Predicted 3D model of a 73-nucleotide RNA (transfer RNA) from a Candidatus Aenigmatarchaeota archaeon. The sequence was found in a public genome assembly. Rfam family: tRNA. By type it is a transfer RNA. Its family is annotated with triplet codon-amino acid adaptor activity in the Gene Ontology. The prediction has a mean pLDDT of 83.
This record gives sequence, C1' cells and structure tokens, in this order.
RNA sequence: GCCUCGGUAGCUCAGUUGGAAGAGCAAUCGUUUCGUAAACGAUAGGUCGUGGGUUCGACUCCCACCCGGGGCU
Repeated sequence: GCCUCGGUAGCUCAGUUGGAAGAGCAAUCGUUUCGUAAACGAUAGGUCGUGGGUUCGACUCCCACCCGGGGCU
C1' cells in the first nucleotide's frame, strides 16, 4: 500500500425489506431479611466512530476519513 471483519448504554453484544434503538450483566431505588448476599420489581443511562451525500425519513444505502482485529505483498 491492497483486501476483509468490526466500532451501538459503564462492560459483553443484538438490531439490514430504511419509519427514528434493545437485551444480559453492572449502577441507583424499592420489596424481602435481625443484617448482608441472593431473588423479585422499578428507574436512569445512547450526538448508533467522525464528516458529507441520497431520501419525506438513515444504526441501516453511497463516499471520504479515524480507531481496532485478521490476511496479502
């Protein structure tokens, strides 16, 4: 330099027929307990890597760039 896979909540990841984002764990609060843990319930938490483009509408499609993994030379 080229090819390929990935970047979404604090962590691990879902979400491609384009209609505006979820789970598990973690956190906070509550129930329960003499108390803690566990269990159960609730709540909060996201500029969907960055910038453009297409579209009435983009995590999703197109382009460029940044970061990480793998491969080739």